The RNA shown here (c-di-GMP-I riboswitch aptamer) has 56 nucleotides and comes from a Bacillota bacterium. NCBI's taxonomy places the organism under Bacteria, Bacillati, Bacillota. Its Rfam family is "c-di-GMP-I riboswitch aptamer". Rfam's curators write: GEMM was predicted in a large-scale screen for bacterial structured RNA regulatory elements. The sequence was found by an Rfam model in a public genome assembly.
C1' cells in the first nucleotide's frame, strides 16, 4: 500500500412545501414535515441578497 470482514456510536441536524407570525423587502420565528448531511458540527477569515429611505 491494496483486498476481504468484524466492532463501537444506534444517536445528531435538517430542506421543500403548509400554517402561524414579524418585516417595505430579502427573510427571520414557531410548529408541521423529511429532501438529505460524518460535516447539513465547532472556530476563524471572506463572500452574497433585499431599498420603505438617501444621493446621482
Nucleotide at each position: 500500500a491494496u483486498g476481504c470482514a468484524a466492532a463501537a456510536u444506534u444517536g445528531g441536524c435538517a430542506a421543500a412545501c403548509c400554517a402561524g407570525u414579524g418585516g417595505a423587502a430579502a427573510c427571520g420565528c414557531u410548529g408541521u414535515g423529511a429532501c438529505g448531511c460524518a460535516a447539513a458540527g465547532c472556530c476563524a477569515g471572506a463572500g452574497g441578497c433585499u431599498a420603505c429611505g438617501u444621493u446621482u